Model confidence (mean pLDDT): 78 of 100. Two RNAs folded together computationally: RNase P RNA and transfer RNA, 495 nucleotides in total. Rfam match: Bacterial RNase P class A. Its family is annotated with tRNA processing, ribonuclease P activity and dimeric ribonuclease P complex in the Gene Ontology. It is annotated as a ribozyme.
[in-house]
RNA sequence: GCGGACGGCUGGACGGCCGCGACCCCGAGGGCCUCGCCCGAAGGAUCGAGGAAAGUCCGGGCUCCAGAGAGAAAUGGCGGCGGGUAACGCCCGCCCGGGGUGACCCGAGGGAAAGCGCCACAGAGAGAAGACCGCCGCUCCGCUGCGACCCCUGGGCCGAGGUCCGUGGGAUCGCAUGGGACGGCAAGGGUGAAAGGGUGGGGUAAGAGCCCACCGCGCCGGCGGCAACGUCGGCGGCAUGGCAAGCCCCGCCAGGAGCAAGGCCAAAUAGGGAUCGCGCGGGGCCAUGCGCCCCAGGGUUCUCUCGCCCGAGCGGUCCGGGUUGGCUGCUGGAAUCCGUCGGCAACGGCGGGUCGAGAGGAAUGGUCGUCGGCGGCUUUUCGCCGUCACAGAACCCGGCUUACAGGCCGUCCGCACGU
RNA sequence: GCCCCAGUAGCUCAGUCGGUAGAGCAACUGUUUCGUAAAUAGUAGGUCGGCGGUUCGAGUCCGUCCUGGGGCACCA
Numbered sequence: 001g002c003g004g005a006c007g008g009c010u011g012g013a014c015g016g017c018c019g020c021g022a023c024c025c026c027g028a029g030g031g032c033c034u035c036g037c038c039c040g041a042a043g044g045a046u047c048g049a050g051g052a053a054a055g056u057c058c059g060g061g062c063u064c065c066a067g068a069g070a071g072a073a074a075u076g077g078c079g080g081c082g083g084g085u086a087a088c089g090c091c092c093g094c095c096c097g098g099g100g101u102g103a104c105c106c107g108a109g110g111g112a113a114a115g116c117g118c119c120a121c122a123g124a125g126a127g128a129a130g131a132c133c134g135c136c137g138c139u140c141c142g143c144u145g146c147g148a149c150c151c152c153u154g155g156g157c158c159g160a161g162g163u164c165c166g167u168g169g170g171a172u173c174g175c176a177u178g179g180g181a182c183g184g185c186a187a188g189g190g191u192g193a194a195a196g197g198g199u200g201g202g203g204u205a206a207g208a209g210c211c212c213a214c215c216g217c218g219c220c221g222g223c224g225g226c227a228a229c230g231u232c233g234g235c236g237g238c239a240u241g242g243c244a245a246g247c248c249c250c251g252c253c254a255g256g257a258g259c260a261a262g263g264c265c266a267a268a269u270a271g272g273g274a275u276c277g278c279g280c281g282g283g284g285c286c287a288u289g290c291g292c293c294c295c296a297g298g299g300u301u302c303u304c305u306c307g308c309c310c311g312a313g314c315g316g317u318c319c320g321g322g323u324u325g326g327c328u329g330c331u332g333g334a335a336u337c338c339g340u341c342g343g344c345a346a347c348g349g350c351g352g353g354u355c356g357a358g359a360g361g362a363a364u365g366g367u368c369g370u371c372g373g374c375g376g377c378u379u380u381u382c383g384c385c386g387u388c389a390c391a392g393a394a395c396c397c398g399g400c401u402u403a404c405a406g407g408c409c410g411u412c413c414g415c416a417c418g419u
Numbered sequence: 420g421c422c423c424c425a426g427u428a429g430c431u432c433a434g435u436c437g438g439u440a441g442a443g444c445a446a447c448u449g450u451u452u453c454g455u456a457a458a459u460a461g462u463a464g465g466u467c468g469g470c471g472g473u474u475c476g477a478g479u480c481c482g483u484c485c486u487g488g489g490g491c492a493c494c495a
Base pairs, nucleotide, nucleotide: 001415002414003413004412005411006410007409008408009407010406012371013370014369015368016367017366018365020048021047022046024044025043029039030038031037032036050390054401055400057399058398059397060396061395062258063257064256065255067306068305069304070303071302075254076253077252078251079250080094081093082092083091084090095109096107097106098105099104110249111248115247116246117243118242119241132189133188134185135184136183137182139180140179141178142177144176145175146174147173148172150170151169152168153166154165155164156163157162158161197215198214199213200212201211202210216238217236218235219234220233221232222231223230224229262328263327264326265325272319273318274317275316276315277314278313281295282294283293284292285291297310298309299308300307321494322493323492335354336353337352338351339350340349341348342347372388373387374386375385376384377383420491421490422489423488424487425486426485429444430443431442432441438475446462447461448460449459450458468484469483470482471481472480
């Protein structure tokens, strides 16, 4: 210098004018139930969106409902190990697997020898399988070629019995070859996403964990580590392929609803109708009352325990009716920054500092000037024009995900060059 | 603001336990008719809302985003 990885920050600045919302001060003026309270024009001061306020995908606080506690079932979620946290599906560190030369990145990463299910098409065979081509053994049949030997046949030689050469034919055997039956094999070919360990050697009729070495797998033991796991040694001779983001099993977690939750006040209406669920028990005392007590029953979450309620009503759903008002919950909190200590880190303890939205058909805007960024015109400077990323609080936090013009900072890696 | 549901051909909808995506209407081309409609024979048309993941394989299972629709106030 070029290329790249990771982490963090920022995301227009200043000023003038006009306007909007909240709260405070002052207060023209007005009202009433008049020693007081309420409404309130104009004016002044302060403050007024975000890193994602978004999607509403997770986890909480808070509120109400279910009477309290324990247990179980169903349903939903989570899933390497350890830690952090109020909690989490988030974060940190580590392990294992995969990718990259590397910095580094990715992984919903328990169990497939508990069981069920699925594996289309192709293929012989898709699960403790199978034999299409192929390899091999034995046997039968056929045909040709070669070889061996025997018989018939022609000729030469001589010592007459042999020997040599040749033609054609026939029978037998061996090898090669074609086909069929029976059997062995799974090495190779072929199908498929996947074919019952992989490579090499021995072995065999041909083959095969059949045997051996290494690797892989499983089991056992030693050592290191809190653990996941790693490493070393021995044994087994290989049996049990994949899918659990299919059912399921194991371990852990979870009650439901949500600020339109909920509380208070005011106004108005027909305290209306339909339907469903659970209920009307028995005995005793007495001063005879609308009283008290006991048992049983019912309700209160599926069960249990405790407690409470029920005496003729209680509760749920729907239709119909009324209002479209005010106050509260409402913003200071698991907040954030700095220092220090503990920890590799996430984070935690202590001390100090800071905090300035709170609307409710819903404010946070417009315009002008200077500067800044980007784009265009201009050969360049100057100048001119246009434009300012994504997006906007609604009870509040911790995360995740998604969107985002441009700019800045830090750490590290690879290559090339120079010193 | 909060809570749910849906997205498959031009329209309305099916698609079971993951294995080559279908039906009706519409469209187009023939036949029939003097011509049209009807009838009849046939044909084409799908990034299954987008992206990513699991799997040999995704309309289906999982995650995330987009679009559309619906419901939720209080009193008696």